This is a predicted structure of an 89-nucleotide RNA (Glycine riboswitch aptamer) from Halobacillus sp. BAB-2008.
NCBI's taxonomy places the organism under Bacteria, Bacillota, Bacilli, Bacillaceae, Halobacillus.
The prediction has a mean pLDDT of 76.
It matches the Rfam family "Glycine riboswitch aptamer". Rfam describes the family as follows. This family represents the bacterial glycine riboswitch.

[in-house]
């Protein structure tokens, strides 16, 4: 500062999968079936060492612990606006 990208507020977008089913105190609990986008967890290139091996190691993949399956509400991430800090030049 016409400042890459970072954080934190707000706005606005935002998907998936049974309003299954037994009890029931109607708020739940157990039952089969599902879902992938809070959070977590798992690794390929590549690097690295003490090199049969280990380790470090992304993601909207992968798992389904936690979450979730009407609407709502939550929501990874994107849009804009503020404030804040700032890399290179």
């Nucleotide at each position: 500062a016409u400042g890459a990208c970072u954080g934190u507020a707000a706005u606005g977008g935002g998907a998936g999968a049974g309003a299954c089913u037994a009890c029931u105190a109607c708020c739940g609990u157990g039952g089969c079936g599902c879902c992938g986008a809070a959070g977590g967890a798992g690794c390929a290139a590549a690097c690295a060492a003490u090199c049969u091996u280990u380790g470090u190691g992304a993601a909207u993949c992968u798992c389904u612990c936690a979450g979730g399956c009407a609407a709502a509400a939550a929501g990874a991430c994107c849009u804009u606006u503020a404030c804040a800090g700032g890399a290179c030049g």